[in-house]
RNA sequence: CGGGGCGUAGCUCAGCCUGGCCUAGAGCGCUUGACUGGGGGUCAAGAGGUCGCUGGUUCAAAUCCAGUCGCCCCGA
Numbered sequence: 001c002g003g004g005g006c007g008u009a010g011c012u013c014a015g016c017c018u019g020g021c022c023u024a025g026a027g028c029g030c031u032u033g034a035c036u037g038g039g040g041g042u043c044a045a046g047a048g049g050u051c052g053c054u055g056g057u058u059c060a061a062a063u064c065c066a067g068u069c070g071c072c073c074c075g076a
Stems, first nucleotide, its partner, number of pairs: 001075007010028004020059001030046006052068005
């Protein structure tokens, strides 16, 4: 320098190809409550993400397009 993959909640990931209708979900973790003498455990409820960033297309973007940042891999 060229090519490719990944980036979504505290952590691990799904959703992206086929844009929408549940105007973002799961597991673990966290908070509160109940059961228990306490812990652990089980059950119930809840908080937490403007989907790496910027711009564009569109009535509508996590999803399409362009640029850019970070990490990883391949080639030179």
A computed fold for a 76-nucleotide RNA from a Phycisphaerae bacterium, annotated as transfer RNA. The sequence is in RNAcentral, with records from ENA and MGnify. The coordinates come from a structure-prediction model, not an experiment, and the mean pLDDT is 81.